The part of an RNA shown here (small-subunit ribosomal RNA, 5' domain) has 496 nucleotides and comes from an uncultured bacterium.
Context: one part of a larger RNA
C1' cells in the first nucleotide's frame, strides 16, 4: 500500500459507488410473468332502443369474471451447494448436429368430418377438488387430394474416404384463417443471422504418511438410441486401458476478464461490473415445447411446516422487501413504469421488486467548510534559577466576507417535432440574514515527528520489538505544551 470489513472515541455538508463475507439455515405479509376479443363459443353489471299491467319484458352493443385456442413462462432475477473436469480459459474440428420469433428467396393454401371445454342438468366431498348425462364454435383435432419434399435400392461425379450432390423405380408426407380491406397471419422447400449440442490439442490446487487402478473396463463386429458422434446402451468376440511426465485415492476450491500488491519476475484474491458453469427444501423421474429434465410447471419417494368434519389436502423468498436464527457484521414490507430494455398485442394498450429513482449506514473514494484581516505582550492556567518564560496574534476589540447549512422567489435536462417525468419543486439561479448551527483522534524513551511538572513507587499499570515501573519514571496516570493526521482518528483482522 490494499478492504464487501468489524470495534472504541467522535462526527457538519454534497456527489458517486457499495453494502449477509456466518446457516445452499427456517420463512409470516405483500408483490416479482404475462398477453392477446383482428383464433373462437358463450356472457352478468352498466349503456342504447322498443314494449310495458309501471312489478318488468325483449332485442342490441358486446364489457368484467371465467373458458377454448396462440405466443410468451427455457429469457430476465438470485446463489455459489456441488463440480478438480461431462467445468472454465484458450486454439482448433464437424464427410457427426439442431435452430421458435426474424431477414432473403422459390412455390402452395382445394375438398371434408368428428369431437372436448365453456354452458346446462343431477349428484359426491369439511375442503382441496371432483364424477355422469347433454348441448356448441374455432387459427384446436383427424381423415381425403396436390406437392418442388423425405427415405430404402440402383447408377453416376467430386474426393484419400461418401452418410455430400445429381438421376431413375417404390414407398411415404402439408395447410387456417382473421380483417377497420391497408394488412397480418398458414403450409412445404432453400439460403442466411442468431442461439445451442458434441469432439480435440494445451493450461488449470495440495497431499507419497494415498502406488497400483479398472470389467462396459479397453477394442472390433452388429444393433438400440439420440438432432448428432461415440460402450452413450445392448448382444457377441478378443484382452486390453491407465500409471513416478504422479493413475486411483483423499482434501480443497464454481472458473475467467479482472481486483489487489510488486521496478518487474512474481506472490495473493475472484465482492460489485462483465463472459461461461451449476443449482432452485432434498434425492430421482419425465412430459410439453424450436429450445428445460423447467426457481414462482408436473409426478414419485424423504424430511419439515399448515390445515382438517381425521376420510383427505396444501406448500417451498439461492426474486424485491420484510422476519426469526446464527454473527464481529451488512438496509425500506419505499416511488413509478417518465427513461432503457423484455413479453404479449396490428394498435391503443397491459405486465415488468429487470431497471430508474429516493430512504438508512462516515463502510469507501473525491470535494466542501468550520471563517477573513488586524490586534504586543489582557486574564486564567502551566513552569520558573522567582529575573521571567510559555499557551500567544491565540483570545477580547475593531473592520469585512457570505462557501455549507438556513428564509422567501423562479426553476430544469434527462422527452425521442404532439401527448407522457417516478425523481422533483430536486439539481441550479436569484435575494435575505448572520461569525453566527459546524473538530475531533492517535501519539510524543529508541525505531519514530513530538517535553516538562504532579502523583504512583516492581505497586498501578504500559507494550509492535527493544523493554519501562522497587522514591527525582521524557516509557504508568494526571495537567501544561507539542507533533501528526482531519470529518474522521486508532485498534484489530486478511493479502502483498
Nucleotide at each position: 500500500g490494499a478492504c464487501g470489513a468489524a470495534c472504541g472515541c467522535u462526527g457538519g455538508c454534497g456527489g458517486u459507488g457499495u453494502g449477509c463475507u456466518u446457516c445452499a439455515u427456517a420463512c409470516a405479509u405483500g408483490c416479482a410473468a404475462g398477453u392477446c376479443g383482428a383464433a373462437c363459443g358463450a356472457g352478468a353489471a352498466a349503456c342504447u332502443g322498443a314494449c310495458u299491467u309501471c312489478g318488468g319484458u325483449c332485442a342490441g352493443c358486446g364489457u368484467a369474471c371465467a373458458g377454448u385456442g396462440g405466443c410468451g413462462g427455457a429469457c430476465g432475477g438470485g446463489u455459489g451447494a456441488g463440480u478438480a473436469a461431462u467445468a472454465u480459459g484458450u486454439a482448433g474440428g464437424a464427410a457427426a448436429u439442431c435452430u421458435g420469433c426474424c431477414u432473403u428467396u422459390a412455390g402452395g393454401a382445394u375438398g371434408g368430418g368428428g369431437a372436448c371445454a365453456a354452458c346446462a342438468g343431477a349428484g359426491g366431498g369439511a375442503a382441496a377438488c371432483u364424477u355422469c348425462u347433454g348441448c356448441u364454435a374455432a387459427u384446436a383435432c383427424c381423415g381425403a387430394a396436390u406437392a418442388u419434399g423425405a427415405g430404402c435400392c440402383u447408377g453416376g461425379u467430386u474426393g484419400a474416404a461418401a452418410u455430400a450432390c445429381c438421376a431413375g423405380u417404390c414407398u411415404u408426407g402439408a395447410a387456417a384463417g382473421c380483417u377497420c380491406c391497408g394488412g397480418c397471419g398458414c403450409c412445404u422447400g432453400a439460403a442466411g443471422a442468431u442461439g445451442a449440442g458434441c469432439c480435440u490439442g494445451c493450461a488449470c490446487c495440495u497431499g507419497a504418511u494415498u502406488a497400483g487402478c479398472u470389467u462396459g473396463u479397453u477394442g472390433g463386429u452388429g444393433g438400440u438410441g439420440u438432432a448428432a458422434u461415440g460402450g452413450a446402451c445392448c448382444a457377441c468376440c478378443a484382452a486390453g486401458g491407465c500409471g513416478a511426465c504422479g493413475a486411483u485415492c483423499a482434501g480443497u476450491a464454481g472458473c475467467u476478464g479482472g481486483u489487489u500488491u510488486g521496478a518487474g519476475a512474481g506472490g495473493a484474491u475472484g465482492a460489485u461490473c462483465a463472459g461461461c458453469c451449476a443449482c432452485a427444501a432434498u434425492g430421482g423421474g419425465a412430459c410439453u415445447g424450436a429450445g428445460a429434465c423447467a426457481c414462482g410447471g408436473c409426478c414419485c419417494a424423504u424430511a419439515c411446516u399448515c390445515c382438517u368434519a381425521c376420510g383427505g389436502g396444501a406448500g417451498g423468498c439461492a426474486g424485491c422487501a420484510g422476519u426469526a436464527g446464527g454473527g464481529a457484521a451488512u438496509u425500506u414490507u419505499g416511488c413509478g413504469c417518465a427513461a432503457u430494455g423484455g413479453g404479449g398485442g396490428a394498435a391503443a394498450c397491459c405486465c415488468u421488486g429487470a431497471c430508474g429513482c429516493a430512504g438508512c449506514a462516515a463502510c469507501a473514494c473525491c470535494g466542501c467548510g468550520u471563517g477573513a484581516a488586524u490586534g504586543u505582550u489582557a486574564a486564567g492556567c502551566c513552569c520558573u534559577u522567582c529575573g521571567g518564560g510559555g499557551u500567544g496574534u491565540a483570545a477580547a476589540g475593531u473592520u469585512c466576507u457570505g462557501u455549507c447549512a438556513g428564509u422567501g422567489g423562479g426553476g430544469a435536462c434527462g422527452a425521442a417535432u404532439u401527448u407522457u417525468g417516478a425523481c422533483g419543486g430536486u439539481a441550479c439561479c436569484c435575494a435575505c440574514a448572520a461569525a453566527g448551527g459546524a473538530a475531533g483522534c492517535a501519539c510524543c524513551g529508541g525505531c519514530u515527528a513530538a517535553c516538562u511538572c504532579c502523583g504512583u513507587g516492581c505497586c498501578a499499570g504500559c507494550a509492535g520489538c527493544c523493554g519501562c515501573g522497587g522514591u527525582a519514571a521524557u516509557a504508568c496516570g494526571g495537567g501544561g505544551g507539542g507533533u501528526g493526521c482531519a470529518a474522521g482518528c486508532g485498534u484489530u483482522g486478511u493479502c502483498c